[in-house]
């Protein structure tokens, strides 16, 4: 320089007029004046918390819903980091030209198919401990032809043998070769691949040599299911305080006699005991706490106020620690807070970037023009959206030093 | 703002355990009947199942992510 890639960062700058939210402040209450005001996704609401509420709090076990190589980060996650294994792949290598190896990066919902049901349509012979349509091979047996005969040669049909080839399918019960056979065939053998076995190596996941088998064990779990771990429910319109409001409104019906028995009583209720019912999926057990149920009408009264709400798992710098997610110690900064809901709109220069024209190729000059969007308790992620510009690295071919 | 739910033909529904070319009925068109028109009877057309991917031999159905729509809430 060219070709592949992969990761960050940025996404206008400065000024002047104008106009909004929110906080301070001065006032002659008319308004002046300081200060500060959107993101990297503020979004989608997909996951995981932090808060608040609701339930009585422990165990358990069922159900229902998640998540799943391995090991680590982390307040936690289905994020993230790093390794393993499986699948792609620019490209390089070897080569006996059939193929074999490495490979930047790129992706896996990557437990379990010999626990168990279930499912595999069409096509085909035959689809899960499976089958023979065409084939191949062949015992008899009859024909034709040659031959004095012994027998030779060729078609047919064919008991039964085979699964090499063909030929369906997504998929056909291991792959190439070479030997064997009547013709075949893990029937032998050698490589590849499966399987299982102790060492070895590594915290694992798993490798790589090395004996053993002749091949079992087809796919599908984003089909039920098993194992192993994880979860209590509802959201800031949660929820907490003031104000308005008769606030424990009124009226019916059915059980029932104010849960049931028993005790004491000043007759108004209090307690105690035994047993019943509720207690936020369900059920059992331990302890607590409450105690008249269910239903239907009719009326009222809010559309306010403050709070929660802006110090947080906080943002930056630096040392250190770790391959890295990220951790640890100092330092130093406060950084939006509306409740119909602010954060805009205009001109001048400049900087990208397009377009046209001149050109002495250095630049001039006119014009247009900056993406995706937009905070609503807060916080870590994931996904989607995104004009353009910038930076590092990472592998491959040339070139030059 | 926060919570649920839906999406198949112009509309209203179907499509079983995932199995082949997605079905009905009414509308719309064409033809019979009729003097015409309705109403019948015949035939026609009409869909990339909201879009993208992905699991599977196969996706309307299962699984993730967008899009659009509705519904509630002190």
């Nucleotide at each position: 320089g060219c070709g592949g890639g992969u990761g960050g960062c940025u996404g206008g700058a400065u000024g002047g007029c104008u106009g909004c939210g929110c906080g301070g402040g001065c006032c002659u209450c008319g308004g002046c004046c300081c200060g500060u005001g959107a993101g990297g996704a503020a979004a989608g609401u997909c996951c995981g918390g932090g808060c608040u509420c609701c339930a009585u709090g422990g165990a358990g076990a069922c159900a229902c819903g998640g998540u799943g190589c391995c090991g680590g980060g982390u307040a936690a996650c289905g994020c993230c980091c790093g390794g393993c294994g499986g699948g792609g792949a620019a490209g390089g290598g070897c080569u006996u030209c059939g193929g074999c190896c490495c490979g930047g990066c790129c992706u896996c919902a990557g437990g379990g198919a010999a626990a168990g049901c279930g499912c595999c349509a069409c096509a085909g012979a035959g689809a899960a401990c499976a089958g023979a349509c065409c084939g191949c091979c062949a015992a008899g047996g009859g024909c034709c032809g040659g031959g004095c005969a012994a027998c030779c040669g060729g078609g047919c049909u064919g008991c039964g043998g085979c699964a090499a080839g063909g030929g369906u399918g997504a998929a056909a019960c291991g792959g190439u070769g070479c030997g064997g056979u009547a013709a075949g065939a893990g029937c032998g053998c050698a490589c590849c691949g499966c399987g299982c076995g102790g060492a070895c190596g590594g915290c694992a996941a798993c490798g790589a040599a090395c004996g053993c088998g002749g091949c079992a064990u087809g796919g599908c779990a984003a089909g039920c299911c098993c194992c192993a771990c994880c979860g209590g429910g509802a959201g800031c319109a949660a929820g907490g305080u003031c104000g308005c409001a008769u606030a424990g409104g009124g009226g019916g019906a059915c059980c029932a006699c104010g849960c049931g028995g028993g005790g004491c009583u000043u007759c108004g209720g209090c307690c105690c005991c035994c047993g019943g019912g509720a207690u936020u999926g369900u059920c059992u057990u331990c302890g607590g706490u409450c105690c008249g149920g269910u239903c239907c009408c009719c009326g009222g009264g809010u559309u306010g106020a403050c709070u929660g709400c802006a110090u947080g798992a906080g943002g930056c710098c630096g040392c250190g620690g770790g391959c890295g997610a990220c951790c640890g110690c100092g330092g130093u900064c406060c950084c939006a807070g509306a409740u119909g809901a602010a954060u805009g709109g205009c001109c001048a220069u400049c900087c990208a970037u397009c377009g046209g024209g001149c050109u002495u190729c250095g630049g001039c000059c006119c014009g247009a023009g900056g993406a995706c969007a937009g905070a609503a308790c807060c916080c870590g992620g994931c996904u989607u959206a995104c004009a353009g510009g910038c930076c590092a690295c990472c592998c491959g071919c040339a070139c030059c030093g | 703002g926060g919570c649920c739910c839906c999406g198949u033909a112009g509309c209203u529904c179907a499509a079983c355990u995932g199995g082949a070319u997605a079905g009905a009925g009414c509308a719309c068109c064409g033809g019979a009947c009729u003097u015409c028109u309705a109403a019948u009877c015949c035939g026609a057309c009409g869909g990339c199942u909201g879009c993208a991917g992905g699991u599977u031999c196969g996706a309307g159905u299962c699984c993730u992510g967008c899009c659009g729509g509705g519904g509630u809430c002190g």